RNA sequence: UCUUAUAUAGAGAGGUGGAGGGACUGGCCCUACGAAGCCUCGGCAACCAUUGAAAUCAAGUUCAAACGGUGCCAAUUCCAGCAGAUCUUUAUAUCUGAAAUAUAAGA
Numbered sequence: 001u002c003u004u005a006u007a008u009a010g011a012g013a014g015g016u017g018g019a020g021g022g023a024c025u026g027g028c029c030c031u032a033c034g035a036a037g038c039c040u041c042g043g044c045a046a047c048c049a050u051u052g053a054a055a056u057c058a059a060g061u062u063c064a065a066a067c068g069g070u071g072c073c074a075a076u077u078c079c080a081g082c083a084g085a086u087c088u089u090u091a092u093a094u095c096u097g098a099a100a101u102a103u104a105a106g107a
Stems, first nucleotide, its partner, number of pairs: 001107007012041005020030003024081004042073003047069002050065005077100001082097005
């Protein structure tokens, strides 16, 4: 970089550090009652692997477990961004899809 799947659920304390953080842009938030980063311990989830069970000719499927590989633990991916539909004088708003982003697995 490409492909596929998922994204309204769930889960934080301590130490260190000392001003930023929530991808980007706009908004709106979080933050000296201590941001990011790093360390320790804990937790969530079930993508991959593993184990067990079920029906099945089989491929594969479903359910359960949570010792392994990742991931995650403010706010729906915090909201919107592009297109369409509804409504409307317009704006706002609602819905659908896409894009972008994140994570996993594969190439």
Molecule: SAM riboswitch aptamer (S box leader)
Organism: Bacillus andreraoultii